[in-house]
RNA sequence: CAAUUCUUUCGGGGCUUGGUGAAAUUCCAAACCGGCAGUAAAAGCCUGCGACCCGCAUAUUUCUUUUAUGUGGCUGAUCUAGUGAAUAUCUAGAGCCGACAGUUAAAGUCUGGAUGGGAGAAAGAAUGA
Numbered sequence: 001c002a003a004u005u006c007u008u009u010c011g012g013g014g015c016u017u018g019g020u021g022a023a024a025u026u027c028c029a030a031a032c033c034g035g036c037a038g039u040a041a042a043a044g045c046c047u048g049c050g051a052c053c054c055g056c057a058u059a060u061u062u063c064u065u066u067u068a069u070g071u072g073g074c075u076g077a078u079c080u081a082g083u084g085a086a087u088a089u090c091u092a093g094a095g096c097c098g099a100c101a102g103u104u105a106a107a108g109u110c111u112g113g114a115u116g117g118g119a120g121a122a123a124g125a126a127u128g129a
Base pairs, nucleotide, nucleotide: 001128003127004126005125006124007123008122009121010120017029018028019027031109032108033098034097035049036048037047038046044096045095053073054072055071056070057069058068059067078094079093080092081091082090100112101111102110
């Protein structure tokens, strides 16, 4: 000190207020929020990844189911001006987006799967050119 393996820890935020109504933190007005890595320069809306959802294979099971591992698919949204060597990332302005199930009424913000999973981050150990 490259690389590989293992262990531990960490690893998602948000409805204050008013209106209508029998009923809404779900509608209307306004409010609030933004995972991880990358990038000539800091990103919800540039690229990729994760989460959610749908499959396939293998193992498990008498079968279905369940669970585990691997793998494939799906997966939202931005422009203008300025500065600069460089910014769809900064500054200013104006916009836009947000899984599934539930609910006395339609949810990015409530409740639930989830004391789960997870991109990844940090520390340590071993092997080792």
This is a predicted structure of a 129-nucleotide RNA (FMN riboswitch aptamer (RFN element)).